[in-house]
Context: one part of a larger RNA
RNA sequence: CUAUUUUUAAGGAACUUUGCAAUACAACAGGUGUAACUUCGGGAUAAACCUUGCCAGUUGUUUUAUUAUGACUGGCCGCAGUAAAAGAUUUCAGGCAACUGUUUAACAAAAACACAGGUCUCUGCAAAGUCGCAAGACAAUGUAUAGGGGCUGACUCCUGCCCAGUGCCAGAAGGUCACGAGGAGAAAUUCACGUUUCGAAUCUAAGCCCUGGUGAACGGCGGCCGUAACUAUAACGGUCCUAAGGUAGCGAAAUUCCUUGUCAGGUAAGUUCUGACCCGCACGAAUGGAGUAAUGAUCUGAAAACUGUCUCAAAAAUAGACUCG
Numbered sequence: 001c002u003a004u005u006u007u008u009a010a011g012g013a014a015c016u017u018u019g020c021a022a023u024a025c026a027a028c029a030g031g032u033g034u035a036a037c038u039u040c041g042g043g044a045u046a047a048a049c050c051u052u053g054c055c056a057g058u059u060g061u062u063u064u065a066u067u068a069u070g071a072c073u074g075g076c077c078g079c080a081g082u083a084a085a086a087g088a089u090u091u092c093a094g095g096c097a098a099c100u101g102u103u104u105a106a107c108a109a110a111a112a113c114a115c116a117g118g119u120c121u122c123u124g125c126a127a128a129g130u131c132g133c134a135a136g137a138c139a140a141u142g143u144a145u146a147g148g149g150g151c152u153g154a155c156u157c158c159u160g161c162c163c164a165g166u167g168c169c170a171g172a173a174g175g176u177c178a179c180g181a182g183g184a185g186a187a188a189u190u191c192a193c194g195u196u197u198c199g200a201a202u203c204u205a206a207g208c209c210c211u212g213g214u215g216a217a218c219g220g221c222g223g224c225c226g227u228a229a230c231u232a233u234a235a236c237g238g239u240c241c242u243a244a245g246g247u248a249g250c251g252a253a254a255u256u257c258c259u260u261g262u263c264a265g266g267u268a269a270g271u272u273c274u275g276a277c278c279c280g281c282a283c284g285a286a287u288g289g290a291g292u293a294a295u296g297a298u299c300u301g302a303a304a305a306c307u308g309u310c311u312c313a314a315a316a317a318u319a320g321a322c323u324c325g
Base pairs, nucleotide, nucleotide: 001320002319003318004317005316006315007314008313010311011310014309019306029051030050031049032048037042039154053076054075055074056073057072058071059070060069061068077081089304090303091302092301093300094299095298096296097295101113102112117152118151119150120149121148122147123146129138130137131136155291156290157289158288160221161220162219165218166217167214168213169212170211171210174209175208176207180203181202185198186197187196188195189194222240223239224238225237226236249283250280261277262276263275264274265273
């Protein structure tokens, strides 16, 4: 010096991307006590506080038994009485995901996947769908309260406008359209009969065109100009374009470039955090929107306690390192 471990004056997160790591705390003991919020179940061992050994006596319940277990009173010893070991740190606020669960065997455990629930769609049974060339099998020894597929993802309040494009569904008309049917007519050849070839009209399927519908189908959801008796702003008006111009709710957000936006809170001091504002570069309603108790080896901010994380380092133990072999 390296690894593992132990202790440390005063301070106590000043360390650091981050209290990482370590310390600390009766840590499912007994008693007291317990908030916001809440889906009334929880939250909750919330938090916080006190006690704990031994001896004697009184007394309750109990026992075959001063046996067991409580309450009370007095006394004894120690630095220390759950006398050793093991055995939760806690609180406040926010994001995300409802939850238990699953996952990248060996860099990712998560906000990703799944989930119950919601919704759309297909399927009438020799089902749809899937595997197979086929026979056949699964679906299912099931039958629409069933089975397959897509999206969303507990619960609560909700889920706006657009069918022009694309998709899907429906449509006894019309247009177009293949094979086929049809055969006016034409050509070649022949003395002729014939034979061969080409072939118009007309009839004829799905599809496409066409007419409608459909968004919890793929998706989309605007400009410019003016206007109120300070100023500013614009409830209001005009105009252009569109299929329709973003509703409710939320908003510098896991989304905000400018940006450390502005104001407020917390700090002596805060690019983070919380609450507001709205000028949303580029939120927005099942590619779900907004809330939400409980839950989380989740992410973010703050606090108490505690500490060698640090100010700032020191000492010790063990195994290496060094020398010999």

This is a predicted structure of a 325-nucleotide part of an RNA (large-subunit ribosomal RNA, domain IV) from Candidatus Peregrinibacteria bacterium CG_4_10_14_0_2_um_filter_38_24. The source organism's lineage runs through Bacteria, Bacteria candidate phyla and Candidatus Peregrinibacteriota. Its mean pLDDT, the model's own confidence on a scale to 100, is 87. Its Rfam family is "Bacterial large subunit ribosomal RNA".